[in-house]
RNA sequence: CGGGUCGGCCAGACCAUCGCGGCACCGCAGUGUCGAGGAAAGUCCGGGCUCCGCAGGGCAGGAUGGUGGGUAACGCCCACUCGGGGAGACCCGCAGGCCAGUGCCACAGAAAACAGACCGCCCGCUAAGGGUAAGGGUGAAACGGUGGGGUAAGAGCCCACCAGCGCCUCAGGUGACUGAGGCGGCUUGGUAAACCCCAUCCGGAGCAAGGUCGAGCAGGGUGCGUUGGAGGGCUGCCCGCCCAAGCAUCCGGGUUGACCGCUUGAGGUGAUGCGGCAACGCGUCACCCAGAUGGAUGAUGGUCCGCGACAGAACCCGGCUUACCGGCCGGCCCGUCCC
Numbered sequence: 001c002g003g004g005u006c007g008g009c010c011a012g013a014c015c016a017u018c019g020c021g022g023c024a025c026c027g028c029a030g031u032g033u034c035g036a037g038g039a040a041a042g043u044c045c046g047g048g049c050u051c052c053g054c055a056g057g058g059c060a061g062g063a064u065g066g067u068g069g070g071u072a073a074c075g076c077c078c079a080c081u082c083g084g085g086g087a088g089a090c091c092c093g094c095a096g097g098c099c100a101g102u103g104c105c106a107c108a109g110a111a112a113a114c115a116g117a118c119c120g121c122c123c124g125c126u127a128a129g130g131g132u133a134a135g136g137g138u139g140a141a142a143c144g145g146u147g148g149g150g151u152a153a154g155a156g157c158c159c160a161c162c163a164g165c166g167c168c169u170c171a172g173g174u175g176a177c178u179g180a181g182g183c184g185g186c187u188u189g190g191u192a193a194a195c196c197c198c199a200u201c202c203g204g205a206g207c208a209a210g211g212u213c214g215a216g217c218a219g220g221g222u223g224c225g226u227u228g229g230a231g232g233g234c235u236g237c238c239c240g241c242c243c244a245a246g247c248a249u250c251c252g253g254g255u256u257g258a259c260c261g262c263u264u265g266a267g268g269u270g271a272u273g274c275g276g277c278a279a280c281g282c283g284u285c286a287c288c289c290a291g292a293u294g295g296a297u298g299a300u301g302g303u304c305c306g307c308g309a310c311a312g313a314a315c316c317c318g319g320c321u322u323a324c325c326g327g328c329c330g331g332c333c334c335g336u337c338c339c
Stems, first nucleotide, its partner, number of pairs: 001335010012304007020035006037310001041321002044319005049206004061202005066080005081095001082093004096197002101195002103191003118136002120132004144162006163187001165184008210260004219251006231243004267288009305308001
């Protein structure tokens, strides 16, 4: 210098005037101060909060799925293991279990799974019948591979090495797992993003939750009940005690006002110390940084640059995913040349 890979950051800047929403001060006028995002988005996961339900346990259903850790929690994040890709930096993985059971495996092919035999090879009188799985051929996949012995021809039938499966020992690691050695039967197809099995987790609905005040309205049907008492309170249940004249449900009618919840929170930002490979955790200092409810965050002028993308809070928080003009910074890898 070129190519690549991974990570982080910015999201026009400044000034003036006018305007809008919140808060504080204020008789009014006004003054001061704060006022969208990295995704505020999709609403896909996880939680806080609120109401309802709930003894415990179980069934059904759903989610997750290597190991260890982080976290309030997660399907998120970090580190590692295993498998796959790349020359490498690095990237990808829906990564438990198909000798618990069941199902499926197109086309081709003889045969797609407790095996079986189309051509071939061999025995046999050329026939009948039998042996065989070397070789051919099909397929994504064909019941271990190579070599030797053996045989009528063959075959793990036997042997050596290799691959694979199971078990044991030793060593390393918290663990997944890895390395070395030994033994065994000679060998067991794939598919769980098929049902299913195993392990772990999960009650439901959502701020139009939920609560307070005000205003307004018209009753009716059905069932149960008024001291032999429905229903309510205490209460997990029963018993018991207390209150008790209404209660439950359906149809009809009325209301569209105000306030709380509402933003100080597993908070954020800046600086900094310690622990940890990291995710993250424990601290110290400073600051407070939207809270609307017809719903604010804009307009005009000036200067500058590279002429500015995707997009806008609506209870809050942690993630994931998706959208995004242009630009900046850094780590690492490969190649060429020079010193």

Bacterial RNase P class A from Nesterenkonia muleiensis, 339 nucleotides, folded computationally. The organism belongs to Nesterenkonia, within Bacteria. The coordinates come from a structure-prediction model, not an experiment, and the mean pLDDT is 78. It was read from a public genome assembly, where an Rfam model found it.